[in-house]
Parts: sequence; structure tokens; C1' cells
RNA sequence: GCGGGAGUAGCUCAGUCGGUAGAGCGGCAGCUUCCCAAGCUGCAGGCCGUGGGUUCGAGACCCAUUUCCCGCU
Repeated sequence: GCGGGAGUAGCUCAGUCGGUAGAGCGGCAGCUUCCCAAGCUGCAGGCCGUGGGUUCGAGACCCAUUUCCCGCU
């Protein structure tokens, strides 16, 4: 330099054919218990790496860019 993959909640990851974002773990509160743990219920937390484009509408499509991983040279 070229090609491919990944970047979404604190962490690990989903998200179908474009229709407005979820799970598990973790955090907080409550219930339960003599207490702890476990269990159950609820709550908070993300505008999806960044910038632009297409569209009535983009996490998903297009372009550029950035970080990491793999391969080639």
C1' cells in the first nucleotide's frame, strides 16, 4: 500500500426486507430473610466510532474518515 472483519448501555453481545433500539451480566430501589447470599419485582443508563449523502423515515443502504483484528504484498 491492497483486501476482509469489527466499533450499538459500565461489560459481553443481539437488532430479519429501512419504520424510530433490546437481552444477559453489572448498578440502584423494593419484596423476602434474624443477618448475608440466593430468588422475585421495578427503575436508571445508549441517538448506534466520526463527518456527510440517499430517503417521508437510516443501527441497517452509499461515500469519506478514524481505531482495533486478520490476511496479502
About this RNA: Transfer RNA from Spirosoma arboris, 73 nucleotides, folded computationally. It matches the Rfam family "tRNA". It is annotated as a transfer RNA. Model confidence (mean pLDDT): 82 of 100. It was read from a public genome assembly. The source organism's lineage runs through Bacteria, Bacteroidota, Cytophagia, Cytophagaceae and Spirosoma.